Bacterial RNase P class A from a Bacteroidales bacterium, 353 nucleotides, folded computationally. The RNAcentral record of the sequence draws on ENA. Rfam family: Bacterial RNase P class A. It is annotated as a ribozyme. Taxonomically the source falls in Bacteroidales (Bacteria, Pseudomonadati, Bacteroidota, Bacteroidia). The gene name in the source record is rnpB.

RNA sequence: AAAGCGACUGUCGCGGGCGUAUUUUACGCGUGAGGAAAGUCGGGACAGCACAGAGCGACAUACUUCCUAACGGGAAGCCUUUGGAGACAAAGGAAGAAAGUGCCACAGAAAAUUACCGCCCGAAAGGGCAAGGGUGAAAACGCGAGGCAAGAGCUCACGCAUCUCCGUGGUGACACGGACCUGGGGUAAACCUUAUGGGCUGCAAGACCAAAUAUACCGACAACGGCCUUCGGGCCGAGAGGGCUGCUCGUCCGAGUCGGGUGGGUAGGUUGCUAAAGCCUUCCGGUGACGGCAGGCUUAGAGAAAUGACAGUCACUCAGAAAUGAGAACAGAAUCCCGCUUACGCUUUUCUU
Repeated sequence: AAAGCGACUGUCGCGGGCGUAUUUUACGCGUGAGGAAAGUCGGGACAGCACAGAGCGACAUACUUCCUAACGGGAAGCCUUUGGAGACAAAGGAAGAAAGUGCCACAGAAAAUUACCGCCCGAAAGGGCAAGGGUGAAAACGCGAGGCAAGAGCUCACGCAUCUCCGUGGUGACACGGACCUGGGGUAAACCUUAUGGGCUGCAAGACCAAAUAUACCGACAACGGCCUUCGGGCCGAGAGGGCUGCUCGUCCGAGUCGGGUGGGUAGGUUGCUAAAGCCUUCCGGUGACGGCAGGCUUAGAGAAAUGACAGUCACUCAGAAAUGAGAACAGAAUCCCGCUUACGCUUUUCUU
């Protein structure tokens, strides 16, 4: 770094599927979890909604080239730092701090137009300086010589670093060499500037069918008569229809009742739904991620959730001379796929020092 995580037999049991029958059921056959099914973090497929175009804000990303459906993922590299004797490994990136603003605890004079001690000039006032001391994670490039009142890249040699330009190598990041100018502390997970990017919501998405109840609408029957009134209503009779009942009578309720029935849509059902950016093998291309040809295979699809238990034999690990005994991790699909991260015990294989 990669791979595998028991095998077989029997008896019960569970969820889908198919078949048969005597069809709310029974029987038979066949099938039924993972490398992470987990976290739901990134990306996509698929689906619905939104969307003329442009802008603002917020967010994400930020070395290069490539891979991929896509990614903030992966491969190969570049640069820096660290570890190692080495093979190599780990961490990180540098778009910008040299556009601007801000901030930098404690200590220290000062954390960025610095001056406490100190050095020099001067009688003093005052002025010049930044080498040395001290503080700190960090103090205005390092070191040597010259120079100076004392000093200082002030000057020079060597070196380091930045911008710009040139040459060589490389697709590129970049490396090496040269010229010129300069010497500017850190911080962008502070604001900010630059470049690029993306609409939002998720299968409980969505599509189809569709009880019961209520309902538009249509049809049938009935919404009538009398008296009184303080104008609110009250009383009497009639009343389609309904309840009690097998029917009639009786009794009670009574202004709407009965029948048909549209559309939307609830319960429920069907679908989406598992044959796919699929898996395995040989070969080819590529340093690699990966891509391509050919051949073979079919491998859960439930819907609040089944995938289990027991017994035996063999295999594995440990203990033991043996008999034998003990043990076996993390963990459980929910639309699908690619990644990342996290959890995890044992066994096997390969490569390198």
The model forms 91% of the base pairs in the Rfam consensus.